């Protein structure tokens, strides 16, 4: 003196390189009324179509930018579905370091992982949680 992140800054007390409590600040969750929502895939029947009705499958959520496709592999399999590797893309994200704010562009890089446990739409009023971790570029133009 910088970068993703909400993850910073201040008291107070004790048994003082550690503990415990509190404030600000930033951040996330739950939580009426009214308002929305009450599904998706396959198979098979009815029906002139719109639809209906039956069987099989598939639980649903939160933080986080991390979502969705496609090719191919392994289980099992009659189809779908489901898990799990790999690979190319792909929403979306971040950096790009000028004294500060800011936009574009070329380049570069993520596009993960973790909870909750059967259950939570939106939400006043209320309730309760978090404040970790982990990195390092030395292009250009414009306000």
């Nucleotide at each position: 003196a910088g970068c993703c992140g909400a993850a910073u800054c201040c008291c107070u007390g004790g048994a003082c390189u550690c503990c415990a409590g509190g404030g600000a600040g930033c951040g996330g969750g739950g939580g009426a009324c009214c308002c929305a929502a009450a599904g998706g895939c396959g198979g098979c029947c009815g029906a002139g179509a719109c639809c209906g009705g039956c069987c099989g499958u598939u639980g649903g959520g939160g933080c986080g930018a991390a979502u969705c496709g496609c090719c191919g592999g392994c289980g099992a399999u009659g189809c779908a579905g489901c898990u799990c590797c790999g690979g190319c893309g792909u929403a979306a994200c971040g950096c790009g370091a000028u004294u500060c704010c800011u936009u574009u562009c070329a380049g570069c890089g993520u596009g993960a992982g973790c909870c909750c446990g059967u259950c939570a739409g939106c939400u006043a009023a209320c309730c309760c949680c978090g404040c970790a971790g982990g990195c390092a570029a030395c292009g250009a133009a414009g306000g």

Annotation
Predicted 3D model of a 143-nucleotide RNA (c-di-AMP riboswitch aptamer (ydaO/yuaA leader)) from a soil metagenome. RNAcentral holds the sequence, with entries from MGnify.